[in-house]
Background
This is a predicted structure of a 94-nucleotide RNA (c-di-GMP-I riboswitch aptamer) from a Clostridia bacterium. NCBI's taxonomy places the organism under Bacteria, Bacillati, Bacillota, Clostridia. Rfam family: c-di-GMP-I riboswitch aptamer. Rfam describes the family as follows. GEMM was predicted in a large-scale screen for bacterial structured RNA regulatory elements. Its Rfam clan is "c-di-GMP_I riboswitch clan". It was read from a public genome assembly, where an Rfam model found it.
RNA sequence: AAGCGCUAAGGGCAAACUCACCGAAAGGUGAGGACGCAAAGCCAUAGGGUCUAAGGUGCUGGUGUGAUGGCACUAAGACAGCCUGGCCGCCGCU
Numbered sequence: 001a002a003g004c005g006c007u008a009a010g011g012g013c014a015a016a017c018u019c020a021c022c023g024a025a026a027g028g029u030g031a032g033g034a035c036g037c038a039a040a041g042c043c044a045u046a047g048g049g050u051c052u053a054a055g056g057u058g059c060u061g062g063u064g065u066g067a068u069g070g071c072a073c074u075a076a077g078a079c080a081g082c083c084u085g086g087c088c089g090c091c092g093c094u
Base pairs, nucleotide, nucleotide: 002094003093004092005091012037013036017032018031019030020029021028022027035081041087042086043085046084047083048082049079050078051077055074056073057072058071059070060069
C1' cells in the first nucleotide's frame, strides 16, 4: 500500500418502542432502550430509489359572501440503517 473480516482484544454505533422538544408532514434532536451493524463514520449540490406535500398548479364539493373542505400532481423538505458512488478511519489476518 492492496485485499479480506475466519480468530482475538479494547471498544464504537443504536432499529422498534417510550418520554420531552422542533417540524405542516416525512422526519430530526436529547434521554431511556437494543433489532441489528466492520464503516450503522461523513457526503442528499454524484446517480437511482423511497417518504412527505407546507407552499404552488389543476379539478371539484359547498357557500352566495367572510366557508379556511376534498382529490390529483409537484421538493425548494426528508431518508446515508434502500442501492451504487465519493471522502476519511480502529483492530486483526494475508